[in-house]
Context: one part of a larger RNA
RNA sequence: CCAUGUUGAAGGAACUCGAAAAAAUGACCCCGUAACUUCGGGAGAAGGGGUGCUCUCCUAUGUUUUGAUUAGGAAAGUGGCACAUACCAAGGGGUAGCGACUGUUUAUUAAAAAUAGAAGACUCUGCUAAGUGGUAACACGAUGUAUAGAGUCUGACACCUGCCCGAUGCUGGAAGGCCGGAAGGAGAAGUGUGAUAAGCUUUGAAUGGAAGCCCCGGUAAACGGUGGCAGUAACUCUAACUAUCCUAAGGUAGCGAAAUUCCUUGUCGCAUAAGUAGCAACCUAAACAAUGGUGUAACGACUGACCUGCUGUCUCUGACAUGGACUCG
Numbered sequence: 001c002c003a004u005g006u007u008g009a010a011g012g013a014a015c016u017c018g019a020a021a022a023a024a025u026g027a028c029c030c031c032g033u034a035a036c037u038u039c040g041g042g043a044g045a046a047g048g049g050g051u052g053c054u055c056u057c058c059u060a061u062g063u064u065u066u067g068a069u070u071a072g073g074a075a076a077g078u079g080g081c082a083c084a085u086a087c088c089a090a091g092g093g094g095u096a097g098c099g100a101c102u103g104u105u106u107a108u109u110a111a112a113a114a115u116a117g118a119a120g121a122c123u124c125u126g127c128u129a130a131g132u133g134g135u136a137a138c139a140c141g142a143u144g145u146a147u148a149g150a151g152u153c154u155g156a157c158a159c160c161u162g163c164c165c166g167a168u169g170c171u172g173g174a175a176g177g178c179c180g181g182a183a184g185g186a187g188a189a190g191u192g193u194g195a196u197a198a199g200c201u202u203u204g205a206a207u208g209g210a211a212g213c214c215c216c217g218g219u220a221a222a223c224g225g226u227g228g229c230a231g232u233a234a235c236u237c238u239a240a241c242u243a244u245c246c247u248a249a250g251g252u253a254g255c256g257a258a259a260u261u262c263c264u265u266g267u268c269g270c271a272u273a274a275g276u277a278g279c280a281a282c283c284u285a286a287a288c289a290a291u292g293g294u295g296u297a298a299c300g301a302c303u304g305a306c307c308u309g310c311u312g313u314c315u316c317u318g319a320c321a322u323g324g325a326c327u328c329g
Stems, first nucleotide, its partner, number of pairs: 001324008010315002014313001027051005036041001038156001052078003056074005079083001091308003095304003098300002103115002119154007131140003157295004162226003168222001169219005176214003184207001187203005227245002230242002266282002269279002
């Protein structure tokens, strides 16, 4: 010096990306226990007190009775620095984000806010079902039958889910338009034959007329979209109001410098001696409603920031133990 431990004056997170690591808490009994809440929880919340030994007595057990035993309780005395005396054995609290929850996942750097999920919604499917595998036979779906099966999206619960069908999809439409044009073969030509014929080859009138596209509707928990420029109130500012252009319709409720905010360390407040962080507001937002919006008790080896306890993380390092390294053989 390295590894693993023990211990430390005063301070106590000043360390560090970050309390990572360590310390601290810890058992049983009694008291006591907040906000919030889906009334189940939260909760072991938090926060206090007791615990050794000796002796006396009480209750129950036991038995015909006395007693032994076992379990529980009360009072008094008494020793130590220390009595759950070792080992074992939760630190706690308030707050925000995300995900409701338990579960699942990158065997070998990621356990999560990702995945799943109960629940909600839409679309297809009437059974030889739709859908899927296979060239096919056939099989699954299913020895099921719309409270079933398949596909897609959202993701407990609560309050909700606004406007737009112009475009792209999907879907409906006995009209009209455009394009499209199958099989069938009247006939004709060639070949064939000594000459006909059959056969073969080529061509082919008239007739026949589907889907599709155009067109007309519907549909957004389909893919998606969800404006601009001026003027106006008796200080100023602002604009409930007015005018005008454009659009299929002009972003509603709620939320908002956010896991989303470029300018930005926005501005104000709280907390600190000091806070690009945190929380609470403001709104000038590139955010916004099942690509879900906003809340939410409980839960989380999730992610921020704070308080308290605690400590060699640190100020600033010291001492000790064991095993290495090291020296000699």
A computed fold for a 329-nucleotide part of an RNA from Aegilops tauschii subsp. strangulata, annotated as large-subunit ribosomal RNA, domain IV. RNAcentral holds the full RNA, with entries from Rfam.